[in-house]
Background:
Small-subunit ribosomal RNA from an uncultured Planctomycetota bacterium, 1505 nucleotides, folded computationally. The coordinates come from a structure-prediction model, not an experiment, and the mean pLDDT is 82. It matches the Rfam family "Bacterial small subunit ribosomal RNA". Gene Ontology terms of the family: ribosome and structural constituent of ribosome. The sequence is in RNAcentral, with records from ENA.

């Protein structure tokens, strides 16, 4: 001391990105803001900087000068007193020079460097060190300078009129320089003396060696004084601390699309420099160093202690503090010095800024504050030196933007507060609501208390330590204690679909907007916006940004058959690993010890500030790295031995191993010739095509190339890629089986070499058959394909080259080790006397089934994908892309290596259920066939669609909308138009006014009514009463709330229907199986009309369907019996029962379920026909049948009335009906039904009309009367004779009837006339399997009537056909495949065309960087020359000397010139990529995807073929 979640699916495992919860931050940014306290604070322009401050100090080192005091030589003025000048000297005090020390530290910043840094460990016998410490000494003599100070004036002549000369002398706008006199020193110089210093030689010792230590002799070398007399100085020398220099090992980023790099390069030698080694320099020398353990170049970067995050292991990171390092405007280079190549120094040179009198001169905040700039974005031009420290100084002291503090800033850690307790009629407000009522909420008002912080006002000691002229003095800032009033002055932010804690209601209406990922919004958003409520945190809370975590998403702790990933295969170099036994040794290891690992940071434990944060103080840790000493299993490593890996000899074997060189038959093409005579080939079918010039076909001879049939196979050989007729030579490698050899010779194998299908490329040859392209025939909407017909590259063969393939076991190579069974193939052994056959052991090779274990499942399983162990290759999300650009290889063509920007949130592997298949395989149905009748043609009715129109209301739309809602549209209906009323309303319920001044009828007027307007004597007028009245019920009437909508959402619903389908299916409980989603049952053999039934079986029961049970009809008893003329009867009516159950019998079948056949029976295997419709699908239809949320409408979308209109008409489509004729039609005669309705009704007789119908009104609420006739088709007689008719009956005139308030748009029926298309119906379609079709008529329902040919029952006559299941359309089980799951009406490629946006190339142009090559070259060191100039020392001088000025030399900073390398920016135009809601071709790919599909290559080319 280790947490997960969200998204790829319908759903599942997995694999594998994205995405989010956490910590942190020198942060910024929006909102907000009370206190303290402790820390931080230009991260961008190492870009530019006004202003002021940051390094001075010592007069006890030095001469002055000023100023004070003394002192007072000398002197002036007054009679005097006195007033003054004052040399000299002495004291204080000030400081500009000289001189000393210090300015090299402190402070800043991180630019630049990848090793000249740094970190750790070490070495310097190859070095320095002022200031401090330690030890011996010493501290004599002398000499000339120089700053400072002090001064520094002009005239003349010539003439070109501003220049020249002269005697002299300052110049300059400033900075500053200049000339002349003169001087001090702890400045500077000589000279003395000297060691254990230093330099030669040299004894001894030590060392692996030496420039160590040591003895001994030689040489050389120094100083400075002040002063208060105690002190502080100087100078050689020693020691030590400390602080530096130089060396070495180890480490210390990214990039090989950077592989070769070096010439002062690597080593000597010698010599120069240095405090010191050293190519640090230089001469001569010798050719060497460096490098895949990544040299060289490119990119980027200050390193460490630590910091932040991790469970860690590691990863980022190096601001603030603490080490070190580098820089100080860019660049160079010295000087002074103990140090320095110096941030506030000097010198050049570049660039930029100031000043200027145009001649010149000056500057460098990466010190502290500040400005402007830049930016998301970082503070005061503050105050003290009182602490702490730091320089100078004997000190007092000065001087310190170091440092202490103060100011801004919620930038961060941390700590405090905004009260506290009580208090429900749970008050108002605001929110929701089912209107009952709940939320905010004890919250709040009120009641009592308290005062922390802030606020006033007070006292007090600390931070204090010094210093002192011993009286004194010194606090910038900041705490601490005491009192005082009064709840008073103090609370916002984000969120609130899921992850994610937290929910409502209004607005909006794919708008506006949200978003961290999945998303969310298209009219009922917990997801936008407000609001109310709620949940986190809190002086903050949210975004944004990075950075670790989570990510085991780089893995030291992961992988590679399918998901990303095994190199095409060998051989082998480097390197990595390596059998057994034994000694050593001690490199790795371990064990002990020690040094170091700076402090400060974590950690722990103690302490101090009220506490915390922060500090103090001891400890531990710091895994690291270096010494030492043991130990010897393990690895290394040396040495000896060994055989078992590995190799070799010998002896068999078995093969399409490989190269070459002959050679053989089949078959094919083509050549010649014979026969032959019209066709041949070809295809789904044609066609080009070949043939009367004689093809195909068939015989002969003959030529040519190429591939080898049977054998032959799940078989052999090989490293792979690949080998096949037959003999032959050369040849490679395996087994096996013997052994007395070798002795570890081995495995891998980055680079590197080699081989490598098939296309393709050179040359040169070959060319029968195929065949890219190509060329024509077809298909086709096209057909640049599939399909035929021909053909050219190539296909062969030699000889070089490509170097890749879906090069596959999608499985790298070796090596042990882990059950087995089976099968070949090549040996070898044992059993038997022997041989063969068997049995069995065995090596080696190649299958295939399965345990355990692996695996995400698939699967693999001794040929491992199992359990190690070696060693190489590979992968890191999809595209973009194996592309680009670099580089290499090729003749090309490409091949290898190989990003990145942009873009998505997935892509992806296995394996489930479904669904689909122009997949299979079983079944079924009037689904096809077999049949029979229709429809499609004609006219006419209905109904839809179209158009029209004021309005032609409205739904229904493949099947499953279209004689459908509508079982009945002239008005009503009606919903629609046009006019014309009304608005509490045509209807409902509640308050409300009114009250007899009410209400209403009858009437009148106007009007198309509807309503209006007059009238109002006729009527009406409840209860209670004390008859004064109350009261206000019905009814009317006032106002408000409501009402009212056939308005809109059928996709907001209920409810009911359709339909798949009367298909046999959906399904659960509990057991199993599987990680899991799901299997299993429910599959599998048989059988059914059926998941019915049997029979097996990890399944075993079970519901929901299916059958049955229910109604009809048939057969028969039984009971009853109104009606039927009477009686009987029962064939009638309507009740109850009976019967059929494979129940019997032959066959058959698993002898099971069941099937055929028969008997009986009215009826037979469901007897016939209804009713009944599982889980579900179609957002299927209906808001207009009803009902029902929400939206809209309210003097109009509500409601009343008139007409109109739903009936219109070029057309088009569907369900009928009537025909088109003789199986017929007309005419006369003549037979037989059932179901059924009737009272505002059927309606008889009977009488009238040619009929429709009218008069009439007996009977009947019906087995009784009616409708009802005599049903029609039929039967029997006739007439019509194939004609547009004696068929057909449209249309249309004309006269009537009926219904109705009303038949003109718009009824229906009847007479008489009129006679239209139509002579049997193209594609195509549609009903029916028996009392069915087909034909005939009859009732009924709505209904005044009726457009009824619809519909819904009834009954007459009454057939044909089915072999069968290929094939259409439809279903149902198994299966099988997938890239579909909105499920094939699915998914989905690619050109083109328009947007948008990275990119790649690109005539070029334009920048930046580092080298090179060649001129030029400042300062400056070093040389060099020094005629010039030269205080100290020599010399008496003369001159000498040592030194510099100057000139030059080599380096060289910058600068030119050039040609190239690298890396940006930019560009006409060019190319692919990615994205975009709806754009064009096509149909390429997922199923057999309609040609299986992919891989490489050629060729064409939108997908492709």
């Nucleotide at each position: 001391u280790u947490a997960g979640a969200g998204u790829u699916u319908g759903a599942u495992c997995c694999u594998g990105g994205c995405u989010c919860a956490g910590a942190a931050u020198g942060a910024a940014c929006g909102c907000u803001g009370g206190c303290g306290g402790c820390a931080u604070g230009g991260c961008u322009a190492a870009g530019a900087c006004a202003u002021g401050c940051a390094a001075g100090u010592c007069g006890a080192a030095c001469g002055g000068a000023c100023a004070u005091a003394u002192u007072g030589a000398u002197u002036g003025g007054g009679u005097a007193a006195c007033c003054g000048a004052g040399a000299u000297a002495u004291a204080u005090g000030u400081u500009a020079g000289u001189g000393g020390c210090g300015a090299a530290a402190g402070g800043g910043u991180g630019a630049g460097g990848a090793a000249u840094a740094a970190a750790u460990a070490g070495g310097u016998a190859a070095c320095g060190u002022a200031u401090c410490u330690u030890u011996a000494g010493c501290u004599u003599c002398a000499g000339g300078a120089u700053a400072g100070c002090g001064u520094c004036u002009a005239a003349g002549u010539g003439c070109u009129u501003g220049c020249a000369c002269u005697u002299u002398u300052c110049c300059g706008a400033a900075a500053g320089g200049g000339g002349c006199a003169u001087u001090a020193a702890u400045a500077c110089u000589g000279a003395a003396u000297g060691a254990u210093a230093u330099c030669a030689c040299u004894u001894g010792c030590u060392u692996a060696a030496c420039u160590g230590c040591u003895u001994g002799u030689g040489a050389u070398c120094a100083a400075a004084g002040a002063u208060u007399u105690a002190u502080c100085g100087g100078c050689u020398u020693u020691u030590g601390a400390g602080c530096g220099g130089c060396c070495u090992a180890u480490u210390u980023c990214c990039u090989a699309u950077c592989a070769g790099c070096u010439u002062g390069u690597u080593g000597g030698u010698g010599a120069g420099g240095u405090a010191a080694u050293g190519g640090c320099u230089c001469a001569c020398c010798a050719a060497g160093g460096c490098g895949a353990c990544g040299a060289c170049g490119g990119g980027u970067a200050g390193c460490g202690g630590g910091a932040c995050u991790g469970a860690g292991a590691g990863g980022u990171u190096g601001g603030c503090c603490c080490g070190c390092c580098a820089c100080a405007u860019c660049g160079g280079g010295a000087c002074u010095g103990a140090g320095a190549c110096a941030c506030u120094g000097c010198c050049c040179g570049g660039a930029c800024c100031u000043c200027c009198a145009c001649g010149g001169a000056g500057g460098g905040c990466u010190g502290c504050a500040g400005u402007a700039a830049c930016g998301a974005a970082u503070a005061u031009u503050g105050g003290g030196c009182a602490a702490u420290g730091g320089g100078c100084g004997a000190a007092a002291g000065c001087c310190u933007g170091a440092c202490c503090c103060u100011g801004c800033a919620a930038u961060g850690c941390c700590g405090c507060g905004u009260g506290c307790a009580g208090g429900a009629u749970g008050a108002a407000g605001c929110c929701c609501c089912u209107c009952g009522g709940g939320g905010u909420g004890u919250a709040a008002a009120c009641u009592g208390c308290u005062u922390u912080c802030a606020g006033g006002g007070g006292u007090u000691a600390g931070a204090a330590a010094g210093c002192u002229a011993c009286g004194g003095u010194u606090g910038a800032u900041c705490a601490a204690c005491c009192c005082c009033a009064g709840a008073a002055g103090a609370a916002g932010u984000c969120a609130c679909g899921g992850c994610u804690a937290a929910c409502u209601u209004c607005g909006u209406g794919c708008c506006a907007g949200c978003a961290g990922c999945c998303g969310c919004g298209g009219u009922a958003a917990u997801a936008c916006g407000a609001a109310g409520g709620u949940g986190g945190c809190a002086a903050g809370c949210g975004u944004u940004a990075u950075u670790c975590g989570a990510a085991a998403u780089c893995a030291c702790u992961g992988g590679c058959u399918u998901a990303a990933a095994g190199g095409g295969c060998g051989c082998g170099u480097a390197g990595g690993c390596g059998g057994a036994c034994a000694u050593g040794a001690a490199a790795g290891u371990g064990u002990c010890u020690u040094g170091u690992g700076a402090a400060a940071u974590c950690c722990c434990c103690c302490g101090g500030c009220u506490u915390a944060a922060c500090c103090g103080g001891g400890g531990a840790a710091u895994u690291g790295c270096g010494g030492g000493a043991c130990a010897a299993a393990c690895u290394c490593c040396a040495u000896g031995u060994c055989u078992u890996g590995a190799g070799g000899c010998a002896a068999a074997c078995a093969g399409g191993g490989g190269u070459g060189u002959g050679u053989g038959g089949a078959a094919c093409u083509c050549u010649u010739g014979g026969u032959g005579g019209a066709g041949c080939g070809g295809u789904g079918g044609a066609a080009u095509g070949c043939g009367u010039a004689g093809a195909u076909a068939u015989c002969a001879a003959g030529a040519g190339g190429a591939a080898c049939g049977c054998c032959g196979a799940a078989g052999g050989u090989g490293a792979a890629g690949a080998c096949a007729g037959c003999a032959c030579a050369c040849u490679g490698g395996g087994u096996u089986u013997g052994u007395a050899c070798u002795g570890a010779c081995g495995c891998u194998g980055a680079g590197g070499c080699g081989c490598g299908a098939a296309a393709g490329c050179g040359u040169g040859g070959g060319g029968a058959g195929c065949a890219a392209a190509c060329a024509g025939g077809a298909u086709u909407a096209g057909a640049u394909a599939c399909c035929c017909u021909g053909g050219u590259a190539g296909u062969c063969c030699a000889c070089g080259c490509c170097g890749u393939a879906a090069a596959c076991g999608a499985u790298g190579c070796c090596u042990a080790c882990u059950a087995g069974g089976u099968u070949g193939u090549g040996g070898g052994g044992a059993u038997u006397c022997u041989g063969a056959c068997a049995u069995u052991c065995u090596c080696a090779c190649a299958g295939u089934c399965g345990c355990a274990g692996c695996a995400a499942a698939a699967g693999u399983g001794u040929u491992a994908a199992g359990u190690a162990g070696g060693c190489c290759g590979c992968c890191u999300g999809g595209g973009g892309a194996g592309u680009a650009c670099g580089g290499u290889c090729g003749c090309a063509a490409g091949g290898c290596u190989a990003a990145a920007a942009c873009u998505c949130a997935a892509a992806g592997g296995a394996a489930u259920u479904g669904a689909c298949g122009g997949g299979g395989g079983c079944u079924c149905a009037c689904a096809c066939a077999a049949g029979c009748g229709g429809u499609g043609g004609a006219g006419c009715a209905u109904g839809u669609g179209g158009a029209u129109u004021a309005a032609u209301u409205c739904g229904a739309a493949g099947c499953a909308a279209c004689g459908c809602g509508c079982a009945g549209a002239a008005c009503c209906u009606u919903a629609c138009c046009u006019g014309g009323g009304u608005u509490u309303g045509a209807c409902a319920u509640g308050c409300u006014u009114g009250g007899a001044u009410g209400c209403c009828a009858a009437u009148c007027u106007g009007g198309a009514a509807a309503c209006a307007g007059a009238g109002g004597a006729a009527g009406c007028u409840g209860c209670c009463u004390u008859c004064g009245g109350g009261u206000g019920a019905a009814a009317c009437u006032u106002g408000c709330a409501c009402a009212g909508g056939u308005g809109c959402u059928g996709c907001a619903u209920g409810g009911c229907u359709g339909u798949c389908g009367u298909c046999a299916g959906c399904u659960c409980g509990u057991g199993u199986c599987g990680u899991g989603a799901g299997a299993u049952g429910u599959u599998g053999g048989g059988u059914u009309a059926a998941g019915u039934c049997c029979c097996g079986c990890a399944a075993c029961g079970a519901g929901c369907g299916c059958a049955a049970c229910c109604c009809u009809c048939g057969u028969c008893g039984c009971u009853a019996g109104u009606u039927a003329c009477a009686a009987g009867u029962g064939u009638c009516u309507a009740g109850c029962g009976a019967g059929a159950c494979u129940g019997c019998c032959g066959g058959u079948a698993u002898c099971a379920a069941g099937c055929u056949g028969g008997a009986g029976g009215a009826a037979g295997g469901u007897g016939g026909g209804g009713a009944u419709g599982a889980c579900g699908u179609c957002a299927a239809g209906u808001c207009a049948g009803c009902a029902u949320g929400g939206c809209c409408u309210u003097u109009a979308u509500g409601u009343c009335c008139a007409g109109g209109g739903c009936g219109a008409c070029a057309c088009a489509c569907a369900c009928g009906c009537u025909a088109c004729a003789a199986u017929g039609g007309g005419c006369g005669g003549u037979a037989c039904a059932a179901c059924g309705g009737g009272a505002a009704g059927c309606g008889a007789a009977g009488g009238g009309g040619c009929g429709a119908c009218c008069u009439g009104g007996a009977g009947c609420g019906a087995a009784u009367c009616u409708c009802a006739u005599c049903a029609a088709a039929g039967c029997c007689g006739u007439c019509c004779g194939u004609a547009g008719u004696a068929c057909g009956g449209a249309u249309u005139g004309c006269a009537g009837g009926c219904u109705g308030c009303a038949a003109c748009u718009c009824g229906c029926c009847u007479g008489c006339a009129u006679g239209a298309a139509g002579c049997c119906g193209g594609a195509g379609u549609u009903g029916c399997u028996a009392g069915u079709a087909a034909c005939c008529g009859c009732a009924g329902g709505u209904c005044a009537g009726c457009c009824a040919u619809a519909c819904u029952g009834c009954g007459g006559u009454g057939a044909a056909u089915a072999c069968g299941u290929u094939c259409c359309c439809g279903g149902g089980c198994c299966u099988u495949g997938u890239a579909c799951a909105c499920a094939c009406c699915g998914c989905c490629c690619g050109u083109c065309a328009c947007g948008u946006c990275a990119u790649a190339g690109g005539a070029g142009u334009u920048g930046g960087u580092a080298a090179c090559a060649c001129c030029u070259g400042a300062a400056g060191u070093c040389g060099g020359u020094g005629a010039c100039c030269g205080a100290a020392c020599c010399g008496c001088a003369a001159g000498g000397g040592a030194g510099g000025a100057g000139c030059u030399g080599c380096c060289u900073a910058g600068g030119g010139u050039g040609g190239g390398g690298c890396u940006g920016a930019u560009a006409a135009c060019u190319g692919g990529g990615a994205c975009g809601a709806a754009g064009u071709c096509g149909u390429a790919a997922c199923a057999a995807g309609g040609u299986a599909a992919c891989c490489a290559a050629u060729c064409a080319c939108u997908a492709g073929u």